[in-house]
This is a predicted structure of a 338-nucleotide RNA (Bacterial RNase P class A) from an Anaerolineales bacterium.

RNA sequence: CAGGUCGGUUGGACGGUCGCGGCUCUGCCUGUCAGGGUCGAGGAAAGUCCGCACUCCGUAGAGCGCGGCGCCGGGGAAACCCCGGGGCGGGGUAACCUGCCGGAUCGGGCCACAGAAACAAACAGCCUCCGCAAGGAGGUGAUGGUGAAAAGGUGGUGUAAGAGACCACCGGCGUCCGCAGUAAUGCGGGCGGCCAGGCAACCCCCGCCGGGAGCAAGGUCAAGCAGGGAUGAGAGACUGCUCGUCUCAGUGAGUCCCGGGUAGACCGCCCAGAGAGAUGGCCGUCCAGGCGCUGUAAAGGCGCCGGACAGAAUGCGGCUUAUAGACCGGCCUGAGGC
Repeated sequence: CAGGUCGGUUGGACGGUCGCGGCUCUGCCUGUCAGGGUCGAGGAAAGUCCGCACUCCGUAGAGCGCGGCGCCGGGGAAACCCCGGGGCGGGGUAACCUGCCGGAUCGGGCCACAGAAACAAACAGCCUCCGCAAGGAGGUGAUGGUGAAAAGGUGGUGUAAGAGACCACCGGCGUCCGCAGUAAUGCGGGCGGCCAGGCAACCCCCGCCGGGAGCAAGGUCAAGCAGGGAUGAGAGACUGCUCGUCUCAGUGAGUCCCGGGUAGACCGCCCAGAGAGAUGGCCGUCCAGGCGCUGUAAAGGCGCCGGACAGAAUGCGGCUUAUAGACCGGCCUGAGGC
């Protein structure tokens, strides 16, 4: 210098002008008014995927069921969160990126196609026996074939033929010991023929966690209408089904009171705040940056372009997704120079 990789920061500034919303002050033409002051989005305000505060439901509590999580250490209120580490695997020359993570001898279930057989299996082959033969009975995972997967591998002993049946070495598993590490785990050694698979994102088992709904949660005040009580009312009126009289019961405007509670208002709710939802447009100068011309080159000059994604609605902690461009730093690879 070029290419790459990881992490972090920023994501326009100032002025003019025309507008928008909250609060406040002043004015008068008292309004959906005018003027002044002041405040007014983000790193994601987004998706609403996790976790919590808060609120209501439930007298209170327990369980079943269901769901989530699952290597180790630390952080954190918690989390499908963060940091560091471990094991197995994939990509890259490298820096680095990336997938998975309790249990497969509790038990059940499943393993496409092919194949005799997908878990305790004999199709062919091999061996023994019976049989003249065709064929039959038994043994065998050593050989073939199928498959993603078929009984650890090589050599030997052994046998009728074979086989961890036995032996040596190698590989794996389990267990014990030592060393390193907080641990997961790693390294080394001893012992045991233990070697018949995979799937738990199928049920299941083990451990931990979770009651449900959500700010349109929920609460306070409370018109009108309807309801209840008193008065009205020791008078008068009307009704109590033929009429009259008496008694009794009921009805009646108005006034006052009562409970629940609708509209509505306020709280929840904020030094932005809300109410279906304000925070913007234009112009100028500049700042990053890009392109072109000039210039041997560097520096400089001139001109043009030029700033993304998006946007609060109870609050907070995370995750995920979108994002033009610029800046800073660590590391890797290649080339050149000293």
The source organism's lineage runs through Bacteria, Bacillati, Chloroflexota, Anaerolineae and Anaerolineales.
A source record names the gene rnpB.
The RNAcentral record of the sequence draws on ENA.
Its Rfam family is "Bacterial RNase P class A". Rfam classes the family as a ribozyme.